[in-house]
Context: one part of a larger RNA
């Protein structure tokens, strides 16, 4: 001089920041991913004479759940930073253009009937609907096979034109404004994949390696590839450190350095891997999927014992380890995300409030006169000085902060509804109204009164500050050199100082 720090003593306030670094241990309760009735049948409740309507939503059906929000186990790797590549790719929602939305048909939850089971849940019947699901008709293209010409090029090949055949498409709601839905090209963005260079120790780890290195072929991916497989050669890799072995997420950054250098990866922002431990798929534009399934497992609850639920390295929170690390706190008002015409609904992301001096940064604990240089401490060469010391009394003045009283924010700007006005009828602008968790906070103003606020560690050298008493190589100090064995500026007290200061030492670490 740094710190995510502990710890001792001490403590007036504010604002921006941090706050489990140990057990990737276990985890009791709440909450953290839902929405749409403008897809869909249907139930209930209003409301009506009725047609219908409004609400409200188990269930089918969309989109979302692969985001976002925790963690650093793993992992020395194309993981991860940098610069590239593709004749080898994909991309829901979002934008831009073309064009298309003909006509059938099927089933199943829901609802009713039953059944078994403690419970989770399960089954049989009968019946129904949709933008569930399937044929058909129509086709189009960078699909598949063929034929013809052209350009190109990097070996397989790429483009462009046209002719023949083959398969493959669509969905409606609607309040009539629209909105969806299919098929192609493009974009935009997200990603997959490969490469070149860079990425920590240890040779007391010298040799590794059989799907191993390559080649046909072919499976298999969005896609190239020993990624997989049959065959077929005998290859690759290494002292420029392979192999083994430990340690470790990598970056932007951040700490110290005059720098070169060296150290760290806490917060925040990228990127990766994980989600109880280990494997697998599914399904989807995307996942081999923290709050989705399957199977093993190892642990915990329930249970009528037959059988059945679970997964906090999300937010609080508990135990447990430790030297240590916070509320089972308000609200979606900003922003930001899903769904949805919308309204809204939902978001422990996020906005905020709580605790912790844990850090950085401001404020304050008065100012200004005031010598009897008071008493009282302490020191002494003691009727006397010296020093605490302008220090305090006292006196004038201030009111930050503090009490109390008063006022009283920006963050708000949409959207939504009324209404004006322009228009290419998709909107756009202006005007009114509504909308703050934080909050009666921040701030502003009175009115009282110096009143509500100083500690810590030191004083032998190094290194600023000295005396006096105790102690007597004891009891202690101590970063190093070193003090202590009767005059101890180095132990303990005490007066004094000297350095920081709402802090101050120590203690770990790191330069």
């Nucleotide at each position: 001089g740094a710190u995510g720090a502990a710890c001792g003593c001490u403590a007036g306030c504010g604002g921006c920041a941090g706050g489990c670094c140990u057990a990737a241990u276990a985890c009791a309760u709440g909450c953290a991913a839902g929405u749409c009735g403008a897809a869909c049948g249907g139930u209930a409740g209003c409301a009506g004479c009725a047609a219908u309507g409004c609400u409200a939503u188990a269930g089918u059906g969309g989109c979302g759940u692969a985001c976002g929000g925790g963690u650093g186990c793993g992992u020395a790797a194309c993981g991860c930073g940098u610069a590239a590549g593709g004749a080898a790719c994909c991309u829901g929602c979002c934008c831009g253009c073309u064009g298309c939305u003909g006509g059938g048909g099927g089933a199943u939850a829901g609802c009713c009937c039953g059944c078994c089971g403690a419970a989770a849940g399960g089954u049989g019947g009968a019946u129904u609907a949709a933008u569930c699901c399937c044929g058909c008709a129509u086709g189009g293209u960078u699909c598949c096979c063929u034929c013809u010409u052209c350009u190109g090029g990097c070996a397989u090949c790429a483009g462009a034109a046209g002719g023949g055949g083959g398969a493959u498409a669509a969905a409606g709601a609607u309040u009539u404004a629209u909105u969806g839905g299919c098929a192609g090209c493009g974009g935009a963005u997200g990603g997959a994949c490969u490469u070149g260079c860079g990425u920590c120790u240890g040779a007391u780890u010298a040799g590794c390696u059989a799907g191993u290195u390559g080649g046909c072929g072919g499976g298999g991916u969005a896609a190239g590839g020993g990624c997989c497989c049959a065959c077929c050669a005998a290859g690759g890799c290494g002292a420029u450190g392979a192999u083994c072995a430990g340690u470790a997420g990598g970056g932007g950054c951040u700490c110290u350095g005059a720098g070169a250098g060296g150290a760290g990866c806490g917060g925040c922002c990228c990127c990766c891997a994980c989600a109880c431990u280990g494997g697998c798929a599914c399904u989807g534009a995307g996942a081999u999927a923290u709050g989705g399934g399957c199977c093993a497992g190892a642990c915990u609850c329930c249970u009528a014992c037959g059988g059945g639920a679970g997964g906090c390295a999300g937010c609080a929170g508990u135990a447990g380890g430790g030297a240590a690390u916070a509320u089972u706190g308000g609200g979606c008002a900003a922003u930001g995300g899903g769904c949805g015409c919308a309204a809204g609904c939902c978001u422990g992301a996020c906005c905020c409030a709580g605790c912790c001096a844990u850090g950085c940064c401001g404020c304050g604990u008065g100012c200004a006169g005031g010598a009897a240089g008071a008493a009282g401490g302490c020191g002494u060469u003691a009727u006397g000085c010296g020093u605490u010391g302008u220090a305090a009394a006292c006196u004038g003045c201030u009111u930050u902060u503090g009490a109390g009283g008063g006022g009283g924010a920006a963050g708000a700007a949409c959207g939504g509804c009324c209404u004006u006005u322009c228009u290419g009828c998709g909107g756009a602008a202006g005007g009114g109204u509504g909308u703050g968790a934080c909050g009666g906070u921040a701030c502003c103003u009175u009115u009282c009164g110096a009143a509500u606020a100083a500690g810590c560690a030191c004083c032998g050298g190094c290194u600023a500050a000295c005396u006096c008493c105790g102690u007597g190589c004891c009891a202690g100090c101590a970063g190093c050199c070193g003090c202590g064995g009767u005059a101890a500026u180095a132990c303990g007290g005490a007066g004094g100082g000297u350095g920081c200061a709402a802090g101050c030492g120590u203690u770990g670490u790191c330069c």
Notes: The part of an RNA shown here (small-subunit ribosomal RNA, 5' domain) has 511 nucleotides and comes from an uncultured bacterium. The full RNA is in RNAcentral, with records from ENA, Greengenes and SILVA. Its mean pLDDT, the model's own confidence on a scale to 100, is 84.